Record summary: This is a predicted structure of a 74-nucleotide RNA (transfer RNA) from a Puniceicoccales bacterium. Rfam family: tRNA. Its family is annotated with triplet codon-amino acid adaptor activity in the Gene Ontology. The source organism's lineage runs through Bacteria, Pseudomonadati, Verrucomicrobiota, Opitutia and Puniceicoccales. The sequence is in RNAcentral, with records from ENA.
RNA sequence: GGGCGGCUAGCUCAGCCGGUUAGAGCAUCCGGUUUACAUCCGGCAGGUCGCAGGUUCGAAUCCUGUGCCGCCCA
Numbered sequence: 001g002g003g004c005g006g007c008u009a010g011c012u013c014a015g016c017c018g019g020u021u022a023g024a025g026c027a028u029c030c031g032g033u034u035u036a037c038a039u040c041c042g043g044c045a046g047g048u049c050g051c052a053g054g055u056u057c058g059a060a061u062c063c064u065g066u067g068c069c070g071c072c073c074a
Base pairs, nucleotide, nucleotide: 001073002072003071004070005069006068007067010026011025012024013023019057029043030042031041032040050066051065052064053063054062
């Protein structure tokens, strides 16, 4: 220098052929259960979808540029 993959909630990830409100599990918090803790049950909150542009009526999703991490080639 070239190519490929990953980046979405505190953590691990799904969603990746565009379409209403962006989701799951775990964790935190609240309530129940318990003498109490754990377990278990119920519930709330939590996200500029790496960043910036573009296309579109509409973008996590498509296009362009770019950052970080990993791998391969030279």